[in-house]
């Protein structure tokens, strides 16, 4: 250098044919318990990796850039 695949919540990952951004787990808050830990119930938490383009409408499509893996030489 060239080629492929990812990049969404603190972490791991969903998200269909472009049409309301979730789950789990973590944190808080509670119930239970001497206390705790489990367990159950509630509840907070996003610039979808950045900048455009294309649409009414983008996490998806398109283009450039930035990382992370992998592969070819």
């Nucleotide at each position: 250098a060239c080629c492929g695949a990812c990049g969404u919540a603190g972490c791991u990952c969903a998200a269909u044919u472009g049409g309301u951004a979730g789950a789990g787990u973590a944190g808080c808050g509670g119930u239970c318990u001497c206390c705790a830990a489990a367990a159950c119930c509630g509840u907070u938490g996003g610039u979808u990796g950045g900048a455009g383009g294309u649409u009414c409408g983008a996490g998806u499509c398109c283009u450039c850039c930035c990382g992370u893996c992998g592969g070819u030489g």